[in-house]
RNA sequence: CGGUCUGUAGCUCAGCUGGUUAGAGCACUCGGCUGAUAACCGAGAGGUCGAUGGUUCGAGUCCAUCCAGACCGACCA
Numbered sequence: 001c002g003g004u005c006u007g008u009a010g011c012u013c014a015g016c017u018g019g020u021u022a023g024a025g026c027a028c029u030c031g032g033c034u035g036a037u038a039a040c041c042g043a044g045a046g047g048u049c050g051a052u053g054g055u056u057c058g059a060g061u062c063c064a065u066c067c068a069g070a071c072c073g074a075c076c077a
Stems, first nucleotide, its partner, number of pairs: 001073007010026004019057001028044005050066005
C1' cells in the first nucleotide's frame, strides 16, 4: 500500500428478500420457594445497532467515507 471478514444489551451472539414493537442465553435487580444458600419459578431494568453522510415513503439490513479489531498478500531491509 492492496484485499477479505467482523463491529447489535455488561459478556457471547441471532436478526431471512429493507417494513409492525430490536431479540435470545448468561450476568444484574426485585419477588416466590428454603431453616439458610445454591438450583428452580415469576417479574423487571439495560441499546438509538462502531462514527458521519447518502439512497428510500421506510435502513440494524443497501451505498460512500472514516474508526477499531482479525486474517491474507505486496513492498522495504

A computed fold for a 77-nucleotide RNA from an Oscillospiraceae bacterium, annotated as transfer RNA. Rfam family: tRNA. It is annotated as a transfer RNA. Gene Ontology term of the family: triplet codon-amino acid adaptor activity. The sequence is in RNAcentral, with records from ENA. RNAcentral records the identical sequence in 3 taxa. NCBI's taxonomy places the organism under Bacteria, Bacillati, Bacillota, Eubacteriales, Oscillospiraceae. The coordinates come from a structure-prediction model, not an experiment, and the mean pLDDT is 82.